Small-subunit ribosomal RNA, 5' domain from an uncultured organism, 488 nucleotides, folded computationally. Model confidence (mean pLDDT): 83 of 100.
Context: one part of a larger RNA
Order: sequence, then C1' cells, then structure tokens
RNA sequence: GGAUGAACGCUAGCGGGACGCCUAACACAUGCAAGUCGAACGACCCCUUGUGGGGAGUGGCAAACGGGCGAGUAACACGUACCUAAUCUACCCCAAAGUCAUGGACAACUAUAGAGAUAUAGCUAAUCCGUGAUAGUCUCUCUAUGCUGAGAUGCUAAGAGAGUAAAGAUUUAUCGCUUUGGGAGGGGGGUGCGGCCUAUCAGAUAGUUGGUGAGGUAAUAGCUCACCAAGUCUAUGACGGGUAGCCGGUCUGAGAUGAUGUCCGGUCGCAAUGGGACUGAGAUACGGCCCAUACUCCUACGGGAGGCAGCAGUGGGGAAUCUUGCGCAAUGGACGAAAGUCUGACGCAGCGAUCCCGCGUGAAGGAUGAAGCAUUACGGUGUGUAAACUUCUUUUUUGGUGGAAGACGAAUGACGGUACACCAAGAAUAAGAGACGGCUAACUACGUGCCAGCAGCCGCGGUAAUACGUAGGUCUCAAGCGUUAUCC
Repeated sequence: GGAUGAACGCUAGCGGGACGCCUAACACAUGCAAGUCGAACGACCCCUUGUGGGGAGUGGCAAACGGGCGAGUAACACGUACCUAAUCUACCCCAAAGUCAUGGACAACUAUAGAGAUAUAGCUAAUCCGUGAUAGUCUCUCUAUGCUGAGAUGCUAAGAGAGUAAAGAUUUAUCGCUUUGGGAGGGGGGUGCGGCCUAUCAGAUAGUUGGUGAGGUAAUAGCUCACCAAGUCUAUGACGGGUAGCCGGUCUGAGAUGAUGUCCGGUCGCAAUGGGACUGAGAUACGGCCCAUACUCCUACGGGAGGCAGCAGUGGGGAAUCUUGCGCAAUGGACGAAAGUCUGACGCAGCGAUCCCGCGUGAAGGAUGAAGCAUUACGGUGUGUAAACUUCUUUUUUGGUGGAAGACGAAUGACGGUACACCAAGAAUAAGAGACGGCUAACUACGUGCCAGCAGCCGCGGUAAUACGUAGGUCUCAAGCGUUAUCC
C1' cells in the first nucleotide's frame, strides 16, 4: 500500500448493487416450511339442486429433491485422469408384445373399554393382497459355433428342459398396467497422481496379510464366517498426537510464491447424543419408525408427547451480525388428464454507511479587502472572494399530476401508485473526521513545567514545547474519517 462476513469511537443527505451469528453442532415459546390425486376405492356427513362441492379413511405418486449447518472426517472425503471383462436406475423418450380367469384381507364404519394416545370384537370396496392360465429375443440349468479384445466370466447364435406377468379409470379417444430391448439423465464400486503440522510419536498390525470353500450384495472384495498358511505396512515417515470439511475460486504479489475457502457453484458429511433396521428404484431417511441416554412438556399417576444445523422469532454466549413482513405475479419443484392445490425453494419488500459504485450539500460576479477571531516588530498581517450583496440554476428536497416493462394465444403483478415522466415552490433540506517534530502533506500563540500528558518507531515534557492541552491557521481524505484485529 492492498484486502475483510469485521468490531469500536466521532459524524451522517440520497440512490443502486451486494452482503449480514466468524462465538454456544447451546436450549428453544409461537406460526408457517410437503403435499397432491374423487379421472384408483367404498362408506358417511354437510352445503346444495349443477349429477356439483367438502372433511376423515384405504390406495397411488411424492416426501431420498428442494432448504440448513460444518460438528465429525487427514480419508479414494475432495480435485484430476482413467477403469468397471464386477454394477443399479422410479419418473421421461424410442421400439416390440400382451392386458385372460378366480379368490381373500384390513381401514373407514358400528359396538365396548379408556382422561387420552389407543386396544378388542364385527361388516365392506379398490389400480390393496393372493392363486391359476398364457408368453418371449426374459431368467436359470445342460451342450455346439463364431466375433471383439491384452485378457472372455462379454457378445453372437442352433438345440433341450424348467420358471416368472398384468388393473383398471374417464368416456370413445386417451391416460394407465405387465414383460422385453435400447436411450437420456442420475448413481454404486475400483485405481494412478495431487494438496496440513509433529520423530520431544519408531515400530505398527490378529480379520491383521494371503489362499480354499461358503454366505452376503445391484456388484468386486476379509465385506462376513469356517479352515489353512504367516504374512502385511514402515525413515520415500508406518503407527500415534494436533489441526482441518475439500474444490472452482478469493486476497495479495511484476511473477514465483504466500494466505484463505464468507457469499455463489460442484462435492462430501451431519440432523438433541449413540445404535438399529423397515419401506422403497433410490434412505440406513432434518420436519418417518424402533431402542437406549440426557433434557423439556402433558397426565385422571395407569401412561403418553417432543427435537428450529428449514423461514421468521426468543433466551443465552459474545466486540459483533436483521423482520415472528408480502406473494405464488415470474423461475423452478411435487401431485393431477386438466382446472388447479401445495411450495419460508424462489421472487420481493423491511432493518444495518457492513462493503462497492454513483450523486448532492450550489453556480457566476463581488474589495475602500466589512465585522468577528487570531497574531503583531503596533506600521500591519492572516482567515479572504471567503461572507454580505447582485444575477442565476433546481441535481437533490417538498407538494401535485400521470404512470410502466417484467405477462405468455386469453386471464393473471407480490414488488407498487414503485421506477420513470411532467408541473410548481424555494439556495432552499444536507460536512465531518483525522493529522500538522522526522518518517509524512501541513505552524503560530497561550496554558502547563519530567507535572498533566503524548507515542507506530525514533522519541517529546524539568519556564521561551511547531511533539502535552486549548485557540487561530494549515494539510489529507470526505458521507465518511480514524483506531483495533487478521492476511499478503
């Protein structure tokens, strides 16, 4: 000098854009943040007279996305390059074939018990759950051929045997359902290389290292188990300890480096703490379930309920960080045939000089150089064209009038009576902070007298202090200016 998610002191006119708990991954009152479909289903009630609407339940899809945080993690977690001859993929797209029969249960509802959560008994529908049929280029078993390739466990393909499907709805054309092949997008797994400190951590390891067999997974593998062998890693730093999410980037620097990872984007991990599985294409699941623990709440004392590191907000901690706002109008997402519903994602508004950018606080003229203040060698000098005064202007300000784009074939605008435009009034509404010994731009007077005090370093102050305090003047920045902290 530059920079900051900054804080503190003094000061403060406006607009635009960004950013805003770095500390206690501390505890949380209240509201909202994930629903949707009656064109899957039955029963019931209400409003209604339209074969319309509604609440609860069964069922489907979604809830694994989106949103938050950075605790843990030094690891194939991340980045990059490759491999998968070891792999999965709901919804979507393309292609082929099919959608035939038959049975059953549980909610809702009714009854009983209970403060309630709920439990027991009985009835019933379906795109709920079974059984049978049919079917292949699908799956499995057995057995020829050829192809690619470094390597067949892959692909091709003849034959034999065995096995697994389906669901309807609305109204006449669609949406579904089942099987198979392919695509797109998305994952899972493996490997090379790369990026912290510490040797005052030198040995570490028993599923440990490898093999055989079995289990397990979508899939490879000590992933797990039985048996067998005794290996495996390590001064190119194993093992241990400390610290830390990683990256695109950001800051600085001529660069090489160095530092850093806030916002935005990618990725990983986490969801009161610890553990577990279920459902599902996908979770070992923030607003699902079960168990344990701590804490909080309700209770009729028998037993129950809860999880803001979602958006606001509260207490606490702290030098320190915002509104319990508006809207689904736009973009995107879920569901739905659609109308549409939901969406604290998102779009906006509010608060904060926290940062960046822009604008203003007037312009021109104006000397016998007024007054005041300061100074003086008492002549004067400085403030100073500065003011007054004259002539203008209206960015801003205030009042009034009009008033968007963003919106699509039609309708639909939270923002917003906002931006913007026009008219009127009137210099009117708007300047401070730090410094002035040298480094370093800027000096005098008075007060003080090694006192009071200053100070980044050198150093000032003990009676003429340009260094302390005050005043005048000056310098530098300017709606900011200084100080502190941290990085280069």